Context: one part of a larger RNA
RNA sequence: UCCGGCGAGUUACUCCUCACGUGCGAGGUUAAGAGCUUAAGGCUCGGAGCCGCAGCGAAAGCGAGUCUGAAUAGGGCGCAGAGUGCGUGGGGGUAGACCCGAAACCGAAGCGAUCUACCCAUGGCCAGGGUGAAGCUGGGGUAACACCUAGUGGAGGCCCGAACCCGUUCCUGUUGAAAAAGGUUGGGAUGAGCUGUGGGUAGGGGUGAAAGGCCAAUCAAGCUCGGAGAUAGCUGGUUCUCCCCGAAAACUAUUGAGGUAGUGCCUCGGGGCGUGUGUCGCGGAGGUAGAGCACUGAAAGGACGCGGGGCCCCACCGGGUUACCAACUCCUAUCAAACUCCGAAUGCCGUGGACAUGGACCCCGGGAGACAGCACACGGGCGAUAAUGUUCGUGUACGAGAGGGAAAGAACCCAGACCGUCGGCUAAGGCCCCGAAGUACGGGCUAAGUGAGAAAGGAUGUGGGUGUGCAUAGACAACUGGGAGGUUGGCUUAGAAGCAGCCAUUCCUUGAAAGAGUGCGUAAUAGCUCACCAGUCAAGUGCGCCUGCGCCGAUAAUGGUCGGGACUGAAGCCAGUCGCCGAAGCCACGGGUUUGACUUUAGGGUCAAGCGGUAGGGGAGCGUUCUGCUAGCGGAGAAGCCCCGGUGGAAACCUUGGGGUGGAGCGGGCAGAAGUGAGGAUGCCGGA
Numbered sequence: 001u002c003c004g005g006c007g008a009g010u011u012a013c014u015c016c017u018c019a020c021g022u023g024c025g026a027g028g029u030u031a032a033g034a035g036c037u038u039a040a041g042g043c044u045c046g047g048a049g050c051c052g053c054a055g056c057g058a059a060a061g062c063g064a065g066u067c068u069g070a071a072u073a074g075g076g077c078g079c080a081g082a083g084u085g086c087g088u089g090g091g092g093g094u095a096g097a098c099c100c101g102a103a104a105c106c107g108a109a110g111c112g113a114u115c116u117a118c119c120c121a122u123g124g125c126c127a128g129g130g131u132g133a134a135g136c137u138g139g140g141g142u143a144a145c146a147c148c149u150a151g152u153g154g155a156g157g158c159c160c161g162a163a164c165c166c167g168u169u170c171c172u173g174u175u176g177a178a179a180a181a182g183g184u185u186g187g188g189a190u191g192a193g194c195u196g197u198g199g200g201u202a203g204g205g206g207u208g209a210a211a212g213g214c215c216a217a218u219c220a221a222g223c224u225c226g227g228a229g230a231u232a233g234c235u236g237g238u239u240c241u242c243c244c245c246g247a248a249a250a251c252u253a254u255u256g257a258g259g260u261a262g263u264g265c266c267u268c269g270g271g272g273c274g275u276g277u278g279u280c281g282c283g284g285a286g287g288u289a290g291a292g293c294a295c296u297g298a299a300a301g302g303a304c305g306c307g308g309g310g311c312c313c314c315a316c317c318g319g320g321u322u323a324c325c326a327a328c329u330c331c332u333a334u335c336a337a338a339c340u341c342c343g344a345a346u347g348c349c350g351u352g353g354a355c356a357u358g359g360a361c362c363c364c365g366g367g368a369g370a371c372a373g374c375a376c377a378c379g380g381g382c383g384a385u386a387a388u389g390u391u392c393g394u395g396u397a398c399g400a401g402a403g404g405g406a407a408a409g410a411a412c413c414c415a416g417a418c419c420g421u422c423g424g425c426u427a428a429g430g431c432c433c434c435g436a437a438g439u440a441c442g443g444g445c446u447a448a449g450u451g452a453g454a455a456a457g458g459a460u461g462u463g464g465g466u467g468u469g470c471a472u473a474g475a476c477a478a479c480u481g482g483g484a485g486g487u488u489g490g491c492u493u494a495g496a497a498g499c500a501g502c503c504a505u506u507c508c509u510u511g512a513a514a515g516a517g518u519g520c521g522u523a524a525u526a527g528c529u530c531a532c533c534a535g536u537c538a539a540g541u542g543c544g545c546c547u548g549c550g551c552c553g554a555u556a557a558u559g560g561u562c563g564g565g566a567c568u569g570a571a572g573c574c575a576g577u578c579g580c581c582g583a584a585g586c587c588a589c590g591g592g593u594u595u596g597a598c599u600u601u602a603g604g605g606u607c608a609a610g611c612g613g614u615a616g617g618g619g620a621g622c623g624u625u626c627u628g629c630u631a632g633c634g635g636a637g638a639a640g641c642c643c644c645g646g647u648g649g650a651a652a653c654c655u656u657g658g659g660g661u662g663g664a665g666c667g668g669g670c671a672g673a674a675g676u677g678a679g680g681a682u683g684c685c686g687g688a
Stems, first nucleotide, its partner, number of pairs: 001688006011095003015092010027051003033045005055062002065077004098237002101234001105227003109224003117201009126191001128160003131156001135152006164188003170183003203219001205215003240621006250263005265369001266367007275360001276357005281351004290342001291340002296336003300332004307325002309322005373398001375396008403414003418591004423587003429581003432565003438578001440577002443574003451567001457552002461549010478536005484509003489503003515530001519528002592611008622677001624674007632666002640661005645654003
């Protein structure tokens, strides 16, 4: 993992509540017990008790009233008749209460010190080698000691190192050879040593050279049994079918936040019923968007300049001045969620009518689920005008929604799936091939494969529009020639001559034209150019602005991407035209079912509108085991099992079937009762 079996809303209570059925009804009903009996049953007694028939008040108490109160006031709760017994079902309560699951807690309960910690008693063990304390002896030495020296001696939690004890390092092992080891290396090895045997200490207790260590592979409180089905607002699981409706992820409260309650939202039953909702008309309240600056504040430039500062005069008083700050007022131009002289659109409230709509609306009662939401669009706050961010509001989708499109893709676009059809029309989106449908039509743009990601910024890309110069009295570009004189202007300077720098009413002359000079250049000159003019040539040429489509800007890690191929008068882009394809949408035909209406000799029929669906509510059924009643089957072959055939809308069925196996029971109909349906629970047991 698979297969088989087992496996989860049960039962009790005369406790509560609601519905349905049924009996009796101002009443309803018996309990224990007793009698009879055809005896797990039934019938009859039994009225104790319970519920109802009267309430109000804290109570005394009063009573269709009563309490409050001074009240004959007002108000509160009542009165103007429906209950009760039994059965079945929904829900609740109390019980383990749908099932499995703790970590734990408790007990004068019991078992453990054969492991291990410490202790007691009594035994055992430690190859070999080294070092050489005290003491003693001899010699030296002293007044005597002391002391020195040689020997002897054999001390030590002494040294090296086996057994033994330990476990430092690394490797191996890691479903191991082993639930802690093997190899290497290492520590102690006469000691606080190691060890045998017997004995002692016990669970909030022991023992501990102390690590919360150890107390039988278990220890921040052992193990066994019991309380015990502890509790688990937590996780998981919860078994047949079809039909109708169908949520919520909010508010409020909570030792509350992943729980729960009331309310909102769903469902079922009963009742009400011109009550709801939408559009149109009319009437309202309002201070948002926008706008504005009249208030409150903010804030730029200017004019005026109170007041202040600086400087100057001045003993004081006072005065002068200022390109400083700056009030008020004015001009120009602004800003504001907590500013408003103004002020929409929508929304909201009301109202009468019309039309549309409806499982719509209101009330009462039974049953819920839900109270982790999420994305997108729009309006805001927080954040960074970040986040698949966070938090509100309005709407939609997903949630609980399949189908088509977006290559793929809960939420985007289209569209809401009762079933069938080798029928049709469309939506979004598409129509060269993959791949259904136009290599469709006419017009324009793009040359970048832009299309098929992107900004500031940049550019004689190219199309359209527009403004303004110059031009056959010859422009623009090119080429040829000229580009002079006073003068090297003056100053400055070593020099300064058009061209380092400074100055200037930068002037005058010749002339077709030529600057007291545009750039290069020289030490300074020189030289080359330009402006400007003429000639040659011959018809356009220069500079702006607006706009369409393109270009650069453009860097990410394995081989590239528009979904791919591929595409250039397009298969790209813009606007237009006519076709076609395209979905579970719509239509057609057939069928089912729900609700309503109509109809019916009740067998049913006709019409209309519905029939996506999680939590959840409601309805109708199938099947299993057993029981009662009843019709049956079976050795001429029951159940079970295998194969085939058939039926129903499903669960399923064939007592309208056939064959094989099997070898003794089985079942139809109507009712009743449940140990009543398995794929899931790291489910349990068995097997593979």
Model confidence (mean pLDDT): 86 of 100. Predicted 3D model of a 688-nucleotide part of an RNA (large-subunit ribosomal RNA, domain II) from a soil metagenome. The full RNA is in RNAcentral, with records from MGnify.